Predicted 3D model of an 87-nucleotide RNA (c-di-GMP-I riboswitch aptamer) from Alkalibaculum sporogenes. It matches the Rfam family "c-di-GMP-I riboswitch aptamer". Gene Ontology term of the family: cyclic-di-GMP binding. Model confidence (mean pLDDT): 82 of 100.
[in-house]
RNA sequence: UAUAUAUAUGGGCAAAACUAUUGAAAAAUGGUGACGCAAAGCUACGAGUCUAAGUCGAAAUUACGAUAUGAUCGUCGAGCUACUAAC
Numbered sequence: 001u002a003u004a005u006a007u008a009u010g011g012g013c014a015a016a017a018c019u020a021u022u023g024a025a026a027a028a029u030g031g032u033g034a035c036g037c038a039a040a041g042c043u044a045c046g047a048g049u050c051u052a053a054g055u056c057g058a059a060a061u062u063a064c065g066a067u068a069u070g071a072u073c074g075u076c077g078a079g080c081u082a083c084u085a086a087c
Base pairs, nucleotide, nucleotide: 012037013036017032018031019030020029021028022027035074041080042079043078045077046076047075048072049071050070054067055066056065057064
């Protein structure tokens, strides 16, 4: 430097659901709660997915279509960082 790595120790994070708040929405944050995770730590850089306020087009009704500047890191890639130590 690279690869591999546990029936180990101490631990960490927290899905769905419920609830409060924010938001046009997707969703986010707090509390409760654990589905799971060896990076389920951070970053929206690339892709995917979600939403459509605003804008554009159609339409002349309570609705339609397109579109992120919005969201998602617990979708993937990439970058950065990281505890323990049996073989």

The sequence was found by an Rfam model in a public genome assembly.